[in-house]
RNA sequence: GGAGUCGGCCAGACAGCCGCUGCGCGCGAGCGCAGAGGAAAGUCCGGGCUCCACAGGGCAGGGUGCCAGGUAACGCCUGGGCGGCGCGAGCCGACGGAAAGUGCCACAGAAAACAUACCGCCGAAGUCAUCCGUUCACGCGGGCGACUGGCAAGGGUGAAAUGGUGCGGUAAGAGCGCACCGCGCCCCUGGCAACAGGGGUGGCAGGGCAAACCCCACCCGGAGCAAGACCGAAUAGGGGGGCCAUGAUGCGGCCCGUAUCGCCCCCGGGUUGGUUGCUAGAGGUGCCUGGCGACAGGCAUCCCAGAGGAAUGGCUGUCCUCGACAGAACCCGGCUUACCGGCCGACUCCCGCA
Numbered sequence: 001g002g003a004g005u006c007g008g009c010c011a012g013a014c015a016g017c018c019g020c021u022g023c024g025c026g027c028g029a030g031c032g033c034a035g036a037g038g039a040a041a042g043u044c045c046g047g048g049c050u051c052c053a054c055a056g057g058g059c060a061g062g063g064u065g066c067c068a069g070g071u072a073a074c075g076c077c078u079g080g081g082c083g084g085c086g087c088g089a090g091c092c093g094a095c096g097g098a099a100a101g102u103g104c105c106a107c108a109g110a111a112a113a114c115a116u117a118c119c120g121c122c123g124a125a126g127u128c129a130u131c132c133g134u135u136c137a138c139g140c141g142g143g144c145g146a147c148u149g150g151c152a153a154g155g156g157u158g159a160a161a162u163g164g165u166g167c168g169g170u171a172a173g174a175g176c177g178c179a180c181c182g183c184g185c186c187c188c189u190g191g192c193a194a195c196a197g198g199g200g201u202g203g204c205a206g207g208g209c210a211a212a213c214c215c216c217a218c219c220c221g222g223a224g225c226a227a228g229a230c231c232g233a234a235u236a237g238g239g240g241g242g243c244c245a246u247g248a249u250g251c252g253g254c255c256c257g258u259a260u261c262g263c264c265c266c267c268g269g270g271u272u273g274g275u276u277g278c279u280a281g282a283g284g285u286g287c288c289u290g291g292c293g294a295c296a297g298g299c300a301u302c303c304c305a306g307a308g309g310a311a312u313g314g315c316u317g318u319c320c321u322c323g324a325c326a327g328a329a330c331c332c333g334g335c336u337u338a339c340c341g342g343c344c345g346a347c348u349c350c351c352g353c354a
Stems, first nucleotide, its partner, number of pairs: 001350010012319007020035006037325001041336002044334005049224004061220005066080005081095001082093004096215002101213002103209003118155002120151003125148004130143005163181006182204001183202008228276004238267006247261005283302008320323001
């Protein structure tokens, strides 16, 4: 100097004028202070809070899925293991179980799972035919061919083909035998564990798919701030149908008496305003301590939107690198998605010079 990897940060700046929302002060006019984001978004996970339900457990349903840790919790994060990619810094992975059972595997191919053979290889064994040699003949030996047969090494198909490579072996072959690699089982060592390393043993159990059903382990009650709470207003007057005259209520100590009317359905009519929940919190910043880290603890310090037709805007001036995606609505932790341009730090590879 070039190419890259990872992490963090900024998101036009300043001033004036006029507005908007909240809070404080003021009798008032008004004054002062504060006023969107890294994603406020998608609403995909998790929790707080609220109401309803609820002994425990089970069924059904849903979710998660290597190990350990962090956390209020998680499908998130950190560290580690294994596998894959990259020269590397690093990146990616739903990464439990396929000898519990069921199911599926297009096309091609002989065959897609329990058996099998298209081309091919063999001529050991059997049958037949034929030729040659030999024999008087039977027969025997040899050659060639067909069928039965032996084989699965090679070719071919496929995303995937019954462990791989090599040597031996054989008629040809084959874990048939052996060595190494792979795989299963057992043991030892290291590690909390996932797992790794070593030794022994078995000729090989036997294809893939579980983001197919399923099995195993663990987790999950439902609805959501239009949750919920308080105050106020309204339910008036009326029409139609049905039931009852036994009844109910008031006065009254009780009876008598007296006054009023009830219940169900339909039509029609009325109300829908205010306060709260509401933002001081698993909070921000700085330092110290523990931890590889996520994170936790301690001390100090700060207060940082809270509307309810819903504020955060408009104009002017100056400057620059000419400004992206985007707009809170109960709160918080994540994930994902969108995003002009730029800055900082750590690291990797290549080239050059000293």
A computed fold for a 354-nucleotide RNA from a Pseudomonadota bacterium, annotated as Bacterial RNase P class A. A source record names the gene rnpB. Its Rfam family is "Bacterial RNase P class A". The family's RNA type in Rfam is ribozyme. Taxonomically the source falls in Pseudomonadota (Bacteria, Pseudomonadati). The prediction has a mean pLDDT of 76. RNAcentral holds the sequence, with entries from ENA.